Large-subunit ribosomal RNA, domain II from a Pyrinomonadaceae bacterium, 680 nucleotides, folded computationally. The coordinates come from a structure-prediction model, not an experiment, and the mean pLDDT is 86. The RNAcentral record of the full RNA draws on ENA. NCBI's taxonomy places the organism under Bacteria, Pseudomonadati, Blastocatellia, Blastocatellales, Pyrinomonadaceae.

[in-house]
Context: one part of a larger RNA
RNA sequence: GCCUGCGAGUUACUCGUGUCCGGCGAGGUUAAGGAAACGGAGCCGUAGCGAAAGCGAGUCUGAACAGGGCGUUCAGUCGUGGGCGGUAGACCCGAAACUGAGUGAUCUAUCCAUGGGCAGGUUGAAGCGGGGGUAAGACCUCGUGGAGGACCGAACCCACGUCGGUUGAAAACGGCGGGGAUGACCUGUGGAUCGGAGUGAAAGGCUAAUCAAACUCAGAGAUAUCUGGUUCUCCCCGAAAUAUAUUUAGGUAUAGCCUCAGGCGUUCAAUAACGGUUGUAGAGCACUGUUUGGUCUAGGGGGCCUACCAGCUUACCGAAAUCAGGCAAACUCCGAAUGCCGGUAUUCCAGAGCACGGGAGUCAGACUGCGGGGGAUAAGCUCCGUGGUCGAAAGGGAAACAGCCCAGACCGUCGGCUAAGGCCCCUAAUUCCAUGCUAAGUGGCAAACGAUGUCUGAUUGCACAGACAACCAGGAUGUUGGCUUAGAAGCAGCCACCAUUCAAAGAGUGCGUAACAGCUCACUGGUCAAGUGAUCGGGCGCGGAUAAUUCAACGGGGCUCAAGCAUGGAGCCGAAGCUACGGACUUCACGCUUUGCGUGGAGUGGUAGGGGAGCGUUCCCAUCGCGGUUAAGCGGCGGCGGAAGCCUGCCGUGGAGCGGUGGGACGUGAGAAUGCUGGC
Repeated sequence: GCCUGCGAGUUACUCGUGUCCGGCGAGGUUAAGGAAACGGAGCCGUAGCGAAAGCGAGUCUGAACAGGGCGUUCAGUCGUGGGCGGUAGACCCGAAACUGAGUGAUCUAUCCAUGGGCAGGUUGAAGCGGGGGUAAGACCUCGUGGAGGACCGAACCCACGUCGGUUGAAAACGGCGGGGAUGACCUGUGGAUCGGAGUGAAAGGCUAAUCAAACUCAGAGAUAUCUGGUUCUCCCCGAAAUAUAUUUAGGUAUAGCCUCAGGCGUUCAAUAACGGUUGUAGAGCACUGUUUGGUCUAGGGGGCCUACCAGCUUACCGAAAUCAGGCAAACUCCGAAUGCCGGUAUUCCAGAGCACGGGAGUCAGACUGCGGGGGAUAAGCUCCGUGGUCGAAAGGGAAACAGCCCAGACCGUCGGCUAAGGCCCCUAAUUCCAUGCUAAGUGGCAAACGAUGUCUGAUUGCACAGACAACCAGGAUGUUGGCUUAGAAGCAGCCACCAUUCAAAGAGUGCGUAACAGCUCACUGGUCAAGUGAUCGGGCGCGGAUAAUUCAACGGGGCUCAAGCAUGGAGCCGAAGCUACGGACUUCACGCUUUGCGUGGAGUGGUAGGGGAGCGUUCCCAUCGCGGUUAAGCGGCGGCGGAAGCCUGCCGUGGAGCGGUGGGACGUGAGAAUGCUGGC
């Protein structure tokens, strides 16, 4: 891992509550006990009100004969079944722990008693002796001596480094090195101390592979607002992820939303017109604030003047006032659309609505459109409101893609029509029609900004008295203007920018020179011959454009009067939508020959969850049957049913019991629980 078997809402209570059914009924019913008949204690009901005394169809409050509260009308009670609750382990499995009684120091920690062990080598303390030395000493020296948590290093003890090992050779080891090795040393045997306790040169270490409280059994099925699991079928309906509260936030209570029963019966909803309501969007500046520029002016600053008082002045600041122009969630002189409320009418007749009662689940929501708050007018961000979808929804489209677009799957059909989206090939359907645009593979990611891209609209200048471009020619004189400067001659810089001759020519547009020179432009004539400039819009394109293996930002191929874009048109394809035919079920209405059938309408996606109807296992009672001419079981084949399933079908195997019907009782259905057990 697979297979077989086992494996989870049970049982008890004269408990509570509501419900189906049944008994009796102003009554109902017993408990202990008893063989029974009985047994009336008790309980519920038949009257309430008051805290009570108490009164009583009333009573309490009250001064009250007032008012008000609760009553006076309405049948109960006992039992069976099933729903839910309570008390019990209460659907099952699961702690970490707590308490008690015991068992452990053969491991290990410390201690006690008594034994054992430490190759070999090195060093050479005190003391003592000789000699020297001194007044005597101290001291020096040579020996002797054999001290030491002394030195080196085996056994022995330890475990510092590294490599290996890591389903190991080993639940702590092996290899190579390492530390101690006469000591606070190592070790044998016997003994002592233990669970909030021991022991500890102290690491929360160790106390039998277990230690921030050992192990065993018991309380015990501890408790678990937590996780996991919870077993047959079909039919009907079908949620929530919110509010409030919470030692509350992943729990719970009440409400909201779902379901079921009986009751009311159009009360619901949508739409229409009518009547009411509001202060949002927008707008505005009348208020409250804020704000730009101007005018005007009180006041302040500066300057002048002045003995003081005053006066004059100012490209300074500037309240108020005023003109023009803005801004606001906490501004409003205004003010929609929606929304909300009301009665009326129409449509709809249902899984519309309402209250009461039984049963729930839900309290982590997600994305998306729109209106907002927070954030950075960030987030697959967060918090509200209001719709949608997912959640609990399959199908078609978006290449793939819970939340987007289309559309809600009862079943069958090798029928048909459409939606979104598509129609060159992959790939179902027009290489369809008309008119334009795009040259960028734009299409098939992106901004400010930039640009003689290109199409189109509008305004305007010049132009056959010849424009624009090109070519030919001119582009002069006073004058080298004045200043400045070493120089400054159109052209470093400053000032001025006149006049003349002209068809025209600046006291000079750019290049150039040291300064001149030289080239060139403006401007003019000629040649040529018909358009040529400027500005503002619109359409589609261009640049801006760097993300990491490889095209890789159309799903691909590939596409250019398109297979791109825009506008208009004709067809077709396309879903579980709609429709056609057949079938099943639910529900409502009507009808009937009324356990049901027929006709018609509407309906049948579904998680949590509510309700309904069935299938099957084992055993029991009653009844009817089968069986050695072969029961159950097992294997194969066949048949039936809407499913669970069934067969009184067949064949084989098997070898002694089994089944139908009507009831009854459950240890009643397995795929999941890191489930348990056995097998492989």